[in-house]
A computed fold for a 475-nucleotide part of an RNA from a Nitrospirota bacterium, annotated as small-subunit ribosomal RNA, 3' major domain.
RNAcentral holds the full RNA, with entries from ENA and SILVA.

Context: one part of a larger RNA
RNA sequence: UGACGGGGGCCCGCACAAGCGGUGGAGCAUGUGGUUCAAUUCGACGCAACGCGAAGAACCUUACCUGGGCUCGAAAUGCAGAUGACAUUCGGUGAAAGCCGACUCCCGCAAGGGCAACUGUAUAGGUGCUGCAUGGCUGUCGUCAGCUCGUGUCGUGAGAUGUUGGGUUAAGUCCCGCAACGAGCGCAACCCUCGUCCUCUGUUGCCAUCAGGUCAAGCUGGGCACUCUGGGGAGACUGCCGGUGAUAUACCGGAGGAAGGUGGGGAUGACGUCAAGUCAGCAUGGCCUUUAUGCCUGGGGCUACACACGUGCUACAAUGGCCGGUACAAAGGGCUGCAAACCCGUGAGGGGGAGCGAAUCUCAAAAAACCGGCCUCAGUUCAGAUCGAGGUCUGCAACUCGACCUCGUGAAGGCGGAAUCGCUAGUAAUCCCGGAUCAGCACGCCGGGGUGAAUACGUUCCCGGGCCUUGUACA
Numbered sequence: 001u002g003a004c005g006g007g008g009g010c011c012c013g014c015a016c017a018a019g020c021g022g023u024g025g026a027g028c029a030u031g032u033g034g035u036u037c038a039a040u041u042c043g044a045c046g047c048a049a050c051g052c053g054a055a056g057a058a059c060c061u062u063a064c065c066u067g068g069g070c071u072c073g074a075a076a077u078g079c080a081g082a083u084g085a086c087a088u089u090c091g092g093u094g095a096a097a098g099c100c101g102a103c104u105c106c107c108g109c110a111a112g113g114g115c116a117a118c119u120g121u122a123u124a125g126g127u128g129c130u131g132c133a134u135g136g137c138u139g140u141c142g143u144c145a146g147c148u149c150g151u152g153u154c155g156u157g158a159g160a161u162g163u164u165g166g167g168u169u170a171a172g173u174c175c176c177g178c179a180a181c182g183a184g185c186g187c188a189a190c191c192c193u194c195g196u197c198c199u200c201u202g203u204u205g206c207c208a209u210c211a212g213g214u215c216a217a218g219c220u221g222g223g224c225a226c227u228c229u230g231g232g233g234a235g236a237c238u239g240c241c242g243g244u245g246a247u248a249u250a251c252c253g254g255a256g257g258a259a260g261g262u263g264g265g266g267a268u269g270a271c272g273u274c275a276a277g278u279c280a281g282c283a284u285g286g287c288c289u290u291u292a293u294g295c296c297u298g299g300g301g302c303u304a305c306a307c308a309c310g311u312g313c314u315a316c317a318a319u320g321g322c323c324g325g326u327a328c329a330a331a332g333g334g335c336u337g338c339a340a341a342c343c344c345g346u347g348a349g350g351g352g353g354a355g356c357g358a359a360u361c362u363c364a365a366a367a368a369a370c371c372g373g374c375c376u377c378a379g380u381u382c383a384g385a386u387c388g389a390g391g392u393c394u395g396c397a398a399c400u401c402g403a404c405c406u407c408g409u410g411a412a413g414g415c416g417g418a419a420u421c422g423c424u425a426g427u428a429a430u431c432c433c434g435g436a437u438c439a440g441c442a443c444g445c446c447g448g449g450g451u452g453a454a455u456a457c458g459u460u461c462c463c464g465g466g467c468c469u470u471g472u473a474c475a
Stems, first nucleotide, its partner, number of pairs: 001475002003472003007469007015459002019423005026314008034305002042053002064300007077122005083116002089102005105114003125289002128287003134283002136278003139274001141272001146185006152161003165176003191266004196234005202228001205224002210221003237260001240254005316416001320375006332363003337356002342351003382413001387408007429451007
């Protein structure tokens, strides 16, 4: 100087408390451990591994296993040699890869040149090892308020001071004081978005205004007023008033205002820590391999199943289930695409093809909600696992191993032990919608809106963190 203390002081954070809803019990989905297997490819392991890499494992992917094959190689470059082949098409063989046979170069008068494969060679190749040799990128403490430097001063020196102290703040934020005076990286602001208004913009919106028109409808003429689209601008600064306070910084209350004290949300992650993670995204040193640890291919496996754990979904019902009717979104996607009307089918879906590269057409129905009816507390008209049968779709192909539909079957489950998680407001809870990946496959992930709470006395305690101080036989 740090680190640590079941030392002290001060202060924060859904850290506790106050509340609301879960997990832990059930079934299923998914990841992991274990076990099994010819193989169940590999990585990730407290927080910070375990719906993680994987934003799509039937083949492919694929790295694993088994079988069939290749050896200048599936792809790249250079040199030398000899040659006219390779590919395509056809035939044979094979599970495929491939192998065998047939067909067979181009330019130029020529000299020669080009092209391609072949042979040899220099080499290629490796998801083989080392993340404790590395780059790059990332997680984490933590959006915590800290981490340092120059000069000066003090100390023999390590170092200190500044950065401590009194207040204050979300903040090393600001004020005052002070052997310090300044500065840098962080904080804040500048950026995006939501909330109010003005202006510009009118193939979206409106009967607001006028006319026509309909069973109805911006449907038509017409118009940019309003809503909206997207550009530009205004607006919030403790600016104003009162109080408290050191007359400072600031705090409390109030006015005005769409918004008030960082207005809500996002992006943004200091010096560093964990030899944290990644050689399987990529790059890369070293090592290893070279008729194999490389390459092609059929099939299998990654989907196994006595178990154990994590993360989720669906429930256990009446604030509910079922049936009928009737409303109200936002944000997105669409041309190897989205697909309307109409017809067929109980349905998944099929036929059909208008329109649309899309504020114009379409996916599309939003659902919970509301109105009416049935059920009456029961393993039930709850719940839907499992299994049987029949189908639809994608795709070369759904046996291993896809999703969905219809009929039947109806399991566990009556609110969950010890323990444990999230959340402070348009939040939790609950309800639907879209997207990426993608032929197909979503209970996961990423976004969007609808309905919309309860509680916070307080900081004694648990966890994590910041500053000062104290002890130390630790570094």
Model confidence (mean pLDDT): 85 of 100.